[in-house]
The RNA shown here (c-di-GMP-I riboswitch aptamer) has 77 nucleotides and comes from a Desulfobacteraceae bacterium. The prediction has a mean pLDDT of 80. The sequence was found by an Rfam model in a public genome assembly.

RNA sequence: UUAAGAAAAAGCCAAACUCAUUGUGAAGUGAGGACGGAAAGCCACGGGUCUUAUGGGGAGACAGCCGGGCUGCCUUA
Numbered sequence: 001u002u003a004a005g006a007a008a009a010a011g012c013c014a015a016a017c018u019c020a021u022u023g024u025g026a027a028g029u030g031a032g033g034a035c036g037g038a039a040a041g042c043c044a045c046g047g048g049u050c051u052u053a054u055g056g057g058g059a060g061a062c063a064g065c066c067g068g069g070c071u072g073c074c075u076u077a
Base pairs, nucleotide, nucleotide: 002077003076004075005074012037013036017032018031019030020029021028022027035064041070042069043068045067046066047065048062049061050060051059052058
C1' cells in the first nucleotide's frame, strides 16, 4: 500500500419509544434509551420511499432503503 475479516483488545455510533424544541409537512436538534451496526463516519451523484405546491414546471426530507465516491481503528495475508 492492497485485500479480507470482526475472533480478541481499545473504542465508536444509536433503532423503537418518551420529554423538550424547530418546521406547513416529510423530518431535524438536544436529553434519556438501546433494536442493532465493520464504517450506523461524510457526500443528495443514480435509483427508491416520503412531504409540499401545482393546470404544468418545481422545492424539500430520508445516508440506520439500495448502489456509488472519499476518509478511518484493530487483526490476518